Molecule: c-di-GMP-I riboswitch aptamer
Organism: Gemmatimonas sp.
RNA sequence: GAGCGAAAAAGGCUACCCCCUGUGAAAGCGGGGGCGCGCAAAGCUCCGGGGCUAUCGCGACCACGAGGCAGUGGUUGUCAUGCCGGCCGAGCCGCCGAA
Numbered sequence: 001g002a003g004c005g006a007a008a009a010a011g012g013c014u015a016c017c018c019c020c021u022g023u024g025a026a027a028g029c030g031g032g033g034g035c036g037c038g039c040a041a042a043g044c045u046c047c048g049g050g051g052c053u054a055u056c057g058c059g060a061c062c063a064c065g066a067g068g069c070a071g072u073g074g075u076u077g078u079c080a081u082g083c084c085g086g087c088c089g090a091g092c093c094g095c096c097g098a099a
Stems, first nucleotide, its partner, number of pairs: 004097002012039002017034007037086001043092003047089003050084003057078008
């Protein structure tokens, strides 16, 4: 130096659940406290895959309305531009130290 992750140390992060609170249409996200499964990258990057949601848009149907459209409301299908890095991969960076 590469690779690897036993023991120990210093420190870091923190799922789930509960309480308070902000935000969002939703998925979800932020802040404070408690509990506590876990993580050697559970640090950073939506770069690839995967997953979640569906405000808007587009389509269908129904209702109101109407001469017919338009319009409004509801239901539903579809759609990421929204979200998940504690789902997998990739890139970058990085603490400690045996076999």